[in-house]
Molecule: small-subunit ribosomal RNA
Organism: uncultured bacterium
RNA sequence: AGAGUUUGAUCCUGGCUCAGGAUAAACGCUGGCGGCGUGCCUAAUGCAUGCAAGUCGAACGGGAGCCCCUUCGGGGGUCGACCGUGGCGGACGGGUGAGGAGCGCGUAGCUGACCUGCCCUGGUAUGGGGGAUAUCCUCCGGAAACGGAGUGUAAUACCGCAUGUGCUUGCUCUGGGGGACCGGAGGAAGGAAAGCCGAGAGGCGUACCAGGAGGGGGCUGCGUCCGAUUAGCUAGCUGGUGGGGUAAGAGCCUACCAGGGCGAUGAUCGGUAGCUGGUCUGAGAGGACGAUCAGCCACACGGGGACUGAGACACGGCCCCGACUCCUACGGGAGGCAGCAGCAAGGAAUUUUCCACAAUGGGCGCAAGCCUGAUGGAGCAACGCCGCGUGCGGGAUGACGCCCUUCGGGGUGUAAACCGCUUUUCGAGGGGACGAAGGCAAUGACGGUACCCUCGGAAGAAGGAUCGGCUAACUACGUGCCAGCAGCCGCGGUAAGACGUAGGAUCCGAGCGUUGUCCGGAGUUACUGGGCGUAAAGCGCGCGCAGGCGGAUACGCGCAUCGGCGGUGAAAGCCCCCCGCUCAACGGGGGAGGGUCCGUCGAGAUGGCGUGUCUGGAGGCAGGGAGAGGGAUGCGGAAUUCCAGGUGUAGCGGUGAAAUGCGUAGAUAUCUGGAGGAACACCGGUAGCGAAGGCGGCAUCCUGGACCGGCAUUGACGCUGAGGCGCGAAAGCCAGGGGAGCAAACGGGAUUAGAUACCCCGGUAGUCCUGGCCCUAAACGAUGAAUGCUUGGUGUGGCGGGUAUCGAUCCCUGCCGUGCCGAAGCUAACGCAUUAAGCAUUCCGCCUGGGGAGUACGGUCGCAAGGCUGAAACUCAAAGGAAUUGACGGGGGCCCGCACAAGCGGUGGAGCAUGUGGUUUAAUUCGACGCAACGCGAAGAACCUUACCCAGGCUUGAACUGCAGAUGACAUCCUACGAAAGUAGGCUCCCGCAAGGGCAUCUGUAGAGGUGCUGCAUGGCUGUCGUCAGCUCGUGUCGUGAGAUGUUGGGUUAAGUCCCGCAACGAGCGCAACCCUUGUCUUCUGUUGCCAUCGGGUCAAGCCGGGCACUCUGAAGAGACUGCCGGUGACAAACCGGAGGAAGGUGGGGAUGACGUCAAGUCAGCAUGGCCUUUAUGUCUGGGGCCACACACGUGCUACAAUGGCCGGUACAAACCGUCGCGAGCCCGCAAGGUGGAGCUAAUCGGAGAAAGCCUGUCUCAGUUCGGAUUGUAGGCUGCAACUCGCCUGCAUGAAGUUGGAAUCGCUAGUAAUCGCGGAUCAGCACGCCGCGGUGAAUACGUUCCCGGGCCUUGUACACACCGCCCGUCACAUCACGAAAGCUGGCUGUACUAGAAGUCGCUGCGCUAACCCGCAAGGGAGGCAGGUGCCUAAGGUAUGGUCAGUGAUUGGGGUGAAGUCGUAACAAGGUAGCCGU
Repeated sequence: AGAGUUUGAUCCUGGCUCAGGAUAAACGCUGGCGGCGUGCCUAAUGCAUGCAAGUCGAACGGGAGCCCCUUCGGGGGUCGACCGUGGCGGACGGGUGAGGAGCGCGUAGCUGACCUGCCCUGGUAUGGGGGAUAUCCUCCGGAAACGGAGUGUAAUACCGCAUGUGCUUGCUCUGGGGGACCGGAGGAAGGAAAGCCGAGAGGCGUACCAGGAGGGGGCUGCGUCCGAUUAGCUAGCUGGUGGGGUAAGAGCCUACCAGGGCGAUGAUCGGUAGCUGGUCUGAGAGGACGAUCAGCCACACGGGGACUGAGACACGGCCCCGACUCCUACGGGAGGCAGCAGCAAGGAAUUUUCCACAAUGGGCGCAAGCCUGAUGGAGCAACGCCGCGUGCGGGAUGACGCCCUUCGGGGUGUAAACCGCUUUUCGAGGGGACGAAGGCAAUGACGGUACCCUCGGAAGAAGGAUCGGCUAACUACGUGCCAGCAGCCGCGGUAAGACGUAGGAUCCGAGCGUUGUCCGGAGUUACUGGGCGUAAAGCGCGCGCAGGCGGAUACGCGCAUCGGCGGUGAAAGCCCCCCGCUCAACGGGGGAGGGUCCGUCGAGAUGGCGUGUCUGGAGGCAGGGAGAGGGAUGCGGAAUUCCAGGUGUAGCGGUGAAAUGCGUAGAUAUCUGGAGGAACACCGGUAGCGAAGGCGGCAUCCUGGACCGGCAUUGACGCUGAGGCGCGAAAGCCAGGGGAGCAAACGGGAUUAGAUACCCCGGUAGUCCUGGCCCUAAACGAUGAAUGCUUGGUGUGGCGGGUAUCGAUCCCUGCCGUGCCGAAGCUAACGCAUUAAGCAUUCCGCCUGGGGAGUACGGUCGCAAGGCUGAAACUCAAAGGAAUUGACGGGGGCCCGCACAAGCGGUGGAGCAUGUGGUUUAAUUCGACGCAACGCGAAGAACCUUACCCAGGCUUGAACUGCAGAUGACAUCCUACGAAAGUAGGCUCCCGCAAGGGCAUCUGUAGAGGUGCUGCAUGGCUGUCGUCAGCUCGUGUCGUGAGAUGUUGGGUUAAGUCCCGCAACGAGCGCAACCCUUGUCUUCUGUUGCCAUCGGGUCAAGCCGGGCACUCUGAAGAGACUGCCGGUGACAAACCGGAGGAAGGUGGGGAUGACGUCAAGUCAGCAUGGCCUUUAUGUCUGGGGCCACACACGUGCUACAAUGGCCGGUACAAACCGUCGCGAGCCCGCAAGGUGGAGCUAAUCGGAGAAAGCCUGUCUCAGUUCGGAUUGUAGGCUGCAACUCGCCUGCAUGAAGUUGGAAUCGCUAGUAAUCGCGGAUCAGCACGCCGCGGUGAAUACGUUCCCGGGCCUUGUACACACCGCCCGUCACAUCACGAAAGCUGGCUGUACUAGAAGUCGCUGCGCUAACCCGCAAGGGAGGCAGGUGCCUAAGGUAUGGUCAGUGAUUGGGGUGAAGUCGUAACAAGGUAGCCGU
């Protein structure tokens, strides 16, 4: 510090996810030791049991027990348990976080408005009396808790009196202060006390006063979470006066008076939360958190209340109400672990009912001491941090095992074994602390612990996760979209580095992973540090209150701001230094740091405030012209429609074509007149005006704004603008008018599969006017307003200046507006660019992934429609912007091709052949499926082939290789059985002297075999686009990049062929050429070919001699290159025409197939990975099948006839084949064919007659003398064998068919058409295939259309690329949410009722020791009980609010594999799309 993920790729935006750190954690697997920490985050749920606050005899009374004496009544002594009175402490310490958004906390202050026990300092005192009472005793009540009555008693308990420094409250005088007040002096009134110990000295107390220290109360500034879908709140509420109350100020309380107080700088209400020091994270700013430790607060079963006290409204006190639990004799009582342990419950989850007061600290005590679950320790838990160990060294080209393997080897791996060494830890034994003090002595829970020594023995001690990318680490097997994984992207459908296992590897290590949570990464809420034209985002526009911001200059103030000094910011923590535990964690000491804080002194720039001045911002004034700016009134012409009339006749209208409609009752057309409404052609213009919406005939009236030039004016008066107010297209709503045209809805006609649409004929709201609502829009420049600054060019509207000119006008120039193009700069790019999207400032609005959703709920506005405000659950890993390359378009341009057109002949109809589908079958083997499967693999299925079926056999096998063992044969032949294969029997080795070898068979083994599967694991080969003209690279250049350029453009070509131009310059694979063939010529060659000349010869014949001229054979060469001429063109390339030439612009034909596409075809041609099979999926054999047949399709053949059929005669090829062959002549047969065998290994012989053609004849338009299917029959040939199932021949038979619907194919010249010939395969079988020649046309205007293709361009939401993408209803499943008659619960408001305990007030006739009067009786003062009033908790009644749960039914939404219906959107998406209504 970043990374993964949207795309074919790219850049950007943007979300999601990961790597880091942390944790009071939990869970899974595993677990040796020690130190230091930490340990109910949930139920502030309920608690058994024990303990956690007592102490003091030096305040006081009683007093058991023990000892002694005793007259037995008791007495003395001692120790004093125990009980009570009294004092101090139980307000500390310890726990918890419920409540509480508050002066609660934090920080800084104030208290001249206060209190303070114990402690310290100083001062003054401590005199003299009185009356009670508990314990105890007696009696009584009660189950108990507990209580009542009576007698008696003490005090440092209680009460008078005295004194009183000082204190308090009046008064007088006086000093100070702004003041409430403070200080001093005088005098008046009021108010104190307690004693105990000690022989004593003295000590401890007690009272009052003053002060201190520490502690507390109160007040204030500032800071302190979320929600506005909470906007108004408030009756003691704000202030005053009198009174009360408190330690103390105060509406704290009360009576009266006034009517205030708080709030957009967020009151009130709702939700959430203890606050802080700090902790975690982060570079920081910040964010999150507030366990342990420390400070503060609050609470103590829920609620209320006071008492006591220095202090409480009191955790282990009291009273009352309530809930709960327990005891009970049913009358009544008891209780409060959020103290330490512990239990139950809840929960993913959190410990021992331990030891000790030795230390530290606390309470009481003079002290000894007692108490102390505070505390110190131990125990449990890897919960965290830190440290240590599980050994160290040597040890093989490297054991075993396991894994992988290309079978060679590699890995685990010096790892182990084995040898040597050590002993931290561990075990045993011995020693043994610090912590414990000012001196001596005593005192240790931890603990016989830490630590030290000796001995023993490598001895007892390693796991977890991961290994597709991110992210470090790879193979094998299993599995087969299953089982499973997964943080994101994503893996798994038969070769998975992603699942499971194994081996290996990587990371960490007594831990390792997972889950949860927080910060980070996230600059993804942006203060540091983001954005808003198109990605999310500028309010539709204006006016404007508050607020924010604001020109120049001078002086003053010193609020902000800055600096110095002082105070504070507790300790702990973090950071630095030093030190102590062997190190570290941990701990000790010192330092530093930390605030928007307070005080004080100073500074005076900038901001602020005050005063004065200025003119540049802004405004005002007079002048000038421009304009569809707004409102009102009136007027005008054209056109449509309607009405009336004239002329006129059969149609009009409408469409792609039609129809509905109108018209003989006279339409349309045309003319005249009239009515009425709406809109204003031309001018008209990226012209003008307005804030926006918007504004268009002409005239008049009223009226707003802007602009230009001017200067004599005011003097910052400005900008923006949350709320607020106003304006706001169309549609829509209300009321009243109006209504020509147009036209939702609606009706009809078409179209269509349908057509609730598009098209047509009609047509109502509406559109228009007046008044009132609505308030939205793709209200757009998708660009808020204002100001300043920053190169230019060129139009245009308005006004002005200058120059030239007689002038119009032009030229130069200033300001305002409105366009285009472009510099810098900006931008993701597109683009923007003085009219900024540049550079800056100010203010406002808005955004924070997509969907859900602008929806729901709530509020508010509206007559309604609906508007404004505006979520969540759930769900996805994207949704997007711009640009790129392709592909595509019922987009465009250019151009090709038998692509169409123009022609010729076919197919589709018939019969037959053949292939395919289907069906059938025991099997009808398999493959091929649009073009590019279907006379295809098949260039030959009767057996074989053959892969299929049935049946019979074999099992190292039919063929092959190696090894081991055994045997000496096997085969042929013969016999038996059998359908055959085969089985059984008979016969039966070779070389070598030997060793041994060969061969063969058998047995065993390793392995063979498989046309079994996978062409989607492959090689090779092939098809196809397509013989189309394309496909790329290097360097350079441009672009952030994908990529572009080159290859585009202008011409031209069959061609990316060539030329020119050009940020490109070159190059490669393709094109062309080079190759074969054919067309002309030359040379050579001359038999088997040829025959012009010469000779011979025949009926004839190159038949013979001869010749090689010609033809020809087959070798080599020549020839054609736009070379020449003319024209066109750009002076080019090239094209057009011409000459010559056998051939002319590629002469014809062939071979040749770029980068690639189709997971195209082939595992059955071959090869091959993997899988499967092994007495069978191998192999042999017989038979059958591949030939089936209701049908359907493809490809062909033959026809339908007279351009023909038939009979007869007769002419002319090329190419090719032949010895397991072609086979002549002769003979036989009607023929197929037979017999026979000459010749020929072929320019020699043979196949071999070519046919159409030509010359006669006949048929005469008919199902025929056309056509030949089918069938019968007789034959022939091949073959082991023609039944299933061959071909041919003769005779007989003589079907369909009379030119073929929709549709569709081939062909542009020696082509189509037509005619025959040959060959491969092959025993035989050809209408197929591959070749050969003969005869030999027609047509092409042209490129609009169909199909395919090339280039450029355009749009795109496509990229599996239009056979694409994608929308909505419906149906099904599922999830969350809304509404809903209601039902239930929480919180809360208001009114009333009720009123416990208790304070206070009043009363107090009952009761009453202290003081007073009195001799006494008694009275008084005071007090108590009781009564009563105000207040008030729980409770009750009624009625609201709010939140939550639930609810028959219902609504839309999300998601889901293949469902249904259509085709809305993306291309002009086939009616451009979209927005509002």